[in-house]
Parts: sequence; C1' cells; structure tokens
RNA sequence: GCGGGAUUGGUGUAGUGGUAGCACAGCAGCCUUCCAAGCUUCUGGCCUCGGUUCGAAUCCGUGAUCCCGCU
Repeated sequence: GCGGGAUUGGUGUAGUGGUAGCACAGCAGCCUUCCAAGCUUCUGGCCUCGGUUCGAAUCCGUGAUCCCGCU
C1' cells in the first nucleotide's frame, strides 16, 4: 500500500428499509422480622460525518478503532 471482517445501553447479544428487542447489571416499589431469592415498573444504546430514500441501525461513500490475510 491492497483486500476482507467487526463496531447496537455499564456488559454480552438479536435486529437484511417502517415504534431498537432480549439477558445480566443499575434505580424504585411489592414480598420478607431482616437478608438473599422471587415479582412488577423505570432509566439507559445504533462509532463519526455525508449521500440515497416518503422513511436508514439496515443501502452507498468518507473517516476512526480493533482483528485477519496479501505484498
């Protein structure tokens, strides 16, 4: 230098154009004599910038970080 892959709450992981989900963790409440466990509710997220589109986490381009291969 070239090519490929990955990037989604604090962590892990789904989501192939139409309300961003699940688990754990966290807050609050219920339960309990208390704690743990259990139940319910809530908070919190699409790597950046631009493009296409009525509409983008998703498609395209640029950049960033990490991983792999070639030279």

Transfer RNA from Deinococcus radiodurans R1 = ATCC 13939 = DSM 20539, 71 nucleotides, folded computationally. Model confidence (mean pLDDT): 83 of 100. The organism belongs to Deinococcus radiodurans, within Bacteria. Its Rfam family is "tRNA". The family's RNA type in Rfam is transfer RNA.